The RNA shown here (transfer RNA) has 74 nucleotides and comes from a Spirochaetaceae bacterium. Its Rfam family is "tRNA". Gene Ontology term of the family: triplet codon-amino acid adaptor activity. About the family: Transfer RNA (tRNA) molecules are approximately 80 nucleotides in length. By type it is a transfer RNA.

RNA sequence: GGGCGAUUAGCUCAGUUGGUUAGAGUACAAGCAUGACACGCUUGGGGUCACAGAUUCGAUUUCUGUAUCGCCCA
Numbered sequence: 001g002g003g004c005g006a007u008u009a010g011c012u013c014a015g016u017u018g019g020u021u022a023g024a025g026u027a028c029a030a031g032c033a034u035g036a037c038a039c040g041c042u043u044g045g046g047g048u049c050a051c052a053g054a055u056u057c058g059a060u061u062u063c064u065g066u067a068u069c070g071c072c073c074a
Stems, first nucleotide, its partner, number of pairs: 001073007010026004019057001028044005050066005
């Protein structure tokens, strides 16, 4: 330098050919329970969907560029 893949909650990851509230587990907070802690149960908070632009009535999803990480080729 070229090719491919990934980027979504603190962490690990889903997200069904673009559509009406963006989710799970775990972590965190509160409550219940316990003599107390852990486990367990219930509820809750937390997201500029990496960034910028384009297409569209509408973009996490499509297209282009940039950034970071990983793999391969030279």